Predicted 3D model of a 265-nucleotide RNA (Bacterial large signal recognition particle RNA) from a Dehalococcoidia bacterium. Model confidence (mean pLDDT): 76 of 100. The RNAcentral record of the sequence draws on ENA. A source record names the gene ffs. Rfam family: Bacterial large signal recognition particle RNA. Rfam classes the family as a non-coding RNA gene.
């Protein structure tokens, strides 16, 4: 060095999770990779960390170690973005509002006297009075009772010998209740009553008179300033999403190195 037969070992690995820890089942990644049994209300083990049974390959393309690469997973407010929600109101804005702040401008008003000050009156309220209106009473006028109202009572009736007397219907006259009228002196009551009178009150507002004084006053628009509101941007917090960065594990792949025993030639 070659051949034959063996042995260690290999026939997948990894991430998160679970776990005191390790491995497996289940999930995910890689990518092609013997079979059977067990296992999430878990299963098997203990640093040689799946167990049990079988099959194949076998010292190298295949086993072991190191380095590189890096699919993928996990962690992380470290950064900016985006969404949700709560709050803030410094700044830039939006829209609204106020100013007895300023500037410009419009239209009025003012020496036939502005704003302002003092004072009076009215509108307002209360009480009283007067008037008016309405109602009632009273008064007046008219009508007004078959009988049970009055007067006068023809006729008729009754009593009486008679003289005469009695009651009394109709009619006539009057009256009560009542009805109607009323231009009425009056009395009482009431109000969505009054160009009324008197007294008191009120003063916010409006109108108006007088006095003082002597030049402003009112209003619209625009700009600026200031105050308030709003909360889009913004600021702070909160809960997510994807991205970048950092940390960590790391399949596949690439490179380098390492690894037996027996027999024969």
């Nucleotide at each position: 060095u070659c051949g034959u037969g063996c042995u260690a070992g290999a026939u997948g690995g990894g991430g998160a999770g679970c776990c005191a820890g390790c491995g497996g089942u289940g999930c995910c990644c890689u990518g092609a990779a013997c079979c059977c049994g067990c296992a999430a209300u878990c299963c098997g083990c203990u640093a040689u960390a799946g167990c049990g049974g079988g099959a194949u390959c076998g010292a190298a393309u295949u086993c072991c170690c190191g380095c590189u690469c890096g699919a993928g997973g996990u962690c992380u407010u470290a950064c900016a973005c985006u969404u949700u929600u709560c709050g803030g109101g410094a700044c830039u804005g939006u829209u609204c509002u106020c100013u007895g702040g300023c500037c410009a401008u419009u239209g009025g008003u003012g020496a036939u006297g502005a704003g302002c000050a003092c004072u009076g009156g009215g509108u307002c309220c209360u009480g009283c009075g007067c008037g008016g209106c309405a109602g009632a009473a009273c008064a007046c006028u008219a009508u007004g009772a078959a009988c049970c109202c009055c007067g006068u009572c023809a006729g008729a009736u009754c009593c009486g010998g008679g003289a005469g007397g009695a009651a009394g219907c109709a009619g006539c006259g009057g009256u009560a209740a009542a009805u109607a009228g009323c231009a009425g002196u009056u009395u009482c009551u009431g109000g969505g009553u009054g160009c009324c009178g008197c007294a008191g009150g009120u003063u916010u507002a409006c109108c108006u008179g007088g006095u003082g004084g002597g030049a402003g006053c009112c209003u619209g628009u625009g700009g600026c300033a200031g105050g308030g509101a709003u909360a889009a941007g913004c600021c702070g917090g909160u809960a997510g999403g994807g991205g970048u960065g950092g940390a960590u594990c790391g399949a596949c792949a690439g490179c380098g190195g390492g690894u037996g025993c027996a027999c024969g030639a």